[in-house]
Context: one part of a larger RNA
RNA sequence: GAACGAACGCUGGCAGCGUGGAUUAGGCAUGCAAGUCGAACGGGAAUCCACGGGUUCAAGCUUUCGGACGAGAACCUGUGGAAGAGAGUGGCGGAAGGGUGAGUAACGCGUGGGUAAUUUACCUCCGAGUUGGGGAUAACUUCUCGAAAGGGGAGCUAAUACCGUAUGUGGUCCCCCAGCGCAUGUUGGGGUGAUUGAAGGUGGGGAUCCUUCGGGACCUGCCGCUUGGAGAUGGGCCCGCGUACCAUCAGCUUGUUGGUGAGGUAACGGCUCACCAAGGCUUACGGUUAGGUGGUCUGAGAGGAUGAUCACCCACACUGGGACUGAGACACUGCCCAGACUCCUACGGGAGGCUGCAGUCGAGGAUCAUUUGCAAUGCGCGGAAGCGUGACAAUGCGACGCUGCGUGGAGGAUGAAGGCCCUAGGGUCGUAAACUCCUGUCAUUCGGGAAAAAUGGCCCAGGGGUUAAUACCCUCAGGGUGUGAUGGUACCGAAAGAGGAAGCCACGGCUAACUCUGUGCCAGCAGCCGCGGUAAUACAGAGGUGGCGAGCGUUGUUC
Repeated sequence: GAACGAACGCUGGCAGCGUGGAUUAGGCAUGCAAGUCGAACGGGAAUCCACGGGUUCAAGCUUUCGGACGAGAACCUGUGGAAGAGAGUGGCGGAAGGGUGAGUAACGCGUGGGUAAUUUACCUCCGAGUUGGGGAUAACUUCUCGAAAGGGGAGCUAAUACCGUAUGUGGUCCCCCAGCGCAUGUUGGGGUGAUUGAAGGUGGGGAUCCUUCGGGACCUGCCGCUUGGAGAUGGGCCCGCGUACCAUCAGCUUGUUGGUGAGGUAACGGCUCACCAAGGCUUACGGUUAGGUGGUCUGAGAGGAUGAUCACCCACACUGGGACUGAGACACUGCCCAGACUCCUACGGGAGGCUGCAGUCGAGGAUCAUUUGCAAUGCGCGGAAGCGUGACAAUGCGACGCUGCGUGGAGGAUGAAGGCCCUAGGGUCGUAAACUCCUGUCAUUCGGGAAAAAUGGCCCAGGGGUUAAUACCCUCAGGGUGUGAUGGUACCGAAAGAGGAAGCCACGGCUAACUCUGUGCCAGCAGCCGCGGUAAUACAGAGGUGGCGAGCGUUGUUC
């Protein structure tokens, strides 16, 4: 000199863009952060409508004054229809997104390869199929145990839930042949061999057939389902090289090193096991520290330091262990066990996990709102409308950082008053002020007022595809309808008036900038050298000067 996720002191006008728990991976009240699908399924609350019955009223009309009739209203109830809340079965998603850096010196990461040792839901393309049956179960009803959390028994019912069956284009295994290679092998073809599948839902349609008159068969569109192949994408595993310090760590190792066989895995492998051999490693082993990288800071570079925000990878989810489900987890807001802690309890037993977003306590020198919205961009589900989304988009707070703007401009000498200094003549603050003439950035008030919105859906009239079809459906371009949290914000215009907006540090040398007064080795200063003991440019105050400026200094850390 530069830099910082900074802190502290004094000071503080505005805007834009960034950025903000680095410490206790300490404990957490409260709210939200993962749902969605009725076009898979049964059942169905509120509410509304129609019809019927009952109870209580009742305008009116009639009256022999007792009453009769009674539109209509309220409530209860029954049947039918519409509606579709909450819950349940089922599917997909809860393995993404979000957080943190405790652990890890490791194939963890980076880079380059290998997989002839592998997997991949949803997506795309291609081929084939989607036959015919069965038994349950939740919800519900009812009984019952329990303080609760939560169960247990009996009965009923559905499915794209579950289980058989048919078929086998195919796949897998076995046998044969051919080609190729990198050793195990791999690719293609053939075989009367063995084994292995499925589920429906929702639209449209004109002849014919069936019909319980609802519809169905039949044809067809879309979404699914099964099986196979290819792709895309995402993983798994293996290897070369690189990847901190300590030798005051010199030997370490028994599943250890290798083989055979078996098991296990999607897959190779001591991954696991039995047997056999006795090997294997050498900055090993041990200890300390640490997430890694792209990058960031500094530097002319080489290098040194560092790993906040953003991006990629890894690891973790109260602590330790375990598996289940699933294409994918050994799963942050799933399950089980153990432990610590907190809470409820009828003492028998239960509930919980902010290293998600806000917020709270604690510790700390120190780090924000218990805000708004799904309008945009994404993601999940859904045919779609849409729903959800503390991801995200926004706003707020903090001079924490960077950048920009302003705090006025021009004129103005009797060089005013006043302060300070003085050799008492004067000098200086100083064109500075006053005063005159202007301007209106920002702030204030008033008025106008965006872009971010594109789609999707629906309507209109067309083109293309599918099809028996001018239905339906898909698709393409066009017209219309309609959607904004921010926000009446940005921006523009008008009004008034210099009005509302300057400080901080230093002044002995290094180092730009000097005098006076006070103090008297005291009080104090100080980065180093050093100042202060009666003339202190070094302490304190003042005037002046220098530097930077909405900041300026100090401290810490790095180069």
A computed fold for a 559-nucleotide part of an RNA from a metagenome, annotated as small-subunit ribosomal RNA, 5' domain.
RNAcentral holds the full RNA, with entries from SILVA.